[in-house]
Transfer RNA from Rubrobacter sp., 73 nucleotides, folded computationally.
Its mean pLDDT, the model's own confidence on a scale to 100, is 81.
Rfam family: tRNA. The family's RNA type in Rfam is transfer RNA.
The organism belongs to Rubrobacter, within Bacteria.
RNAcentral holds the sequence, with entries from ENA.
RNA sequence: GGGGCCGUAGCUCAGCUGGGAGAGCGCCGCGCUGGCAGCGCGGAGGUCGUCGGUUCGAACCCGUCCGGCUCCA
Numbered sequence: 001g002g003g004g005c006c007g008u009a010g011c012u013c014a015g016c017u018g019g020g021a022g023a024g025c026g027c028c029g030c031g032c033u034g035g036c037a038g039c040g041c042g043g044a045g046g047u048c049g050u051c052g053g054u055u056c057g058a059a060c061c062c063g064u065c066c067g068g069c070u071c072c073a
Base pairs, nucleotide, nucleotide: 001072002071003070004069005068006067007066010025011024012023013022019056027043028042029041030040031039032038049065051063052062053061
């Protein structure tokens, strides 16, 4: 320098063919318990890496840049 894959909640990751962002764990509150653990219920937490484009509508399609992994030279 070139090719490929990836970037979504604090962490690990889903998100079907474009149609209103989710799960598990973690965190907070309440209940059960003498307490812990555990279980149940509820809740907070996201400009979907950046910028631009396409579209009535973009996490999803196109381009650019940034970052990570990997292969080639």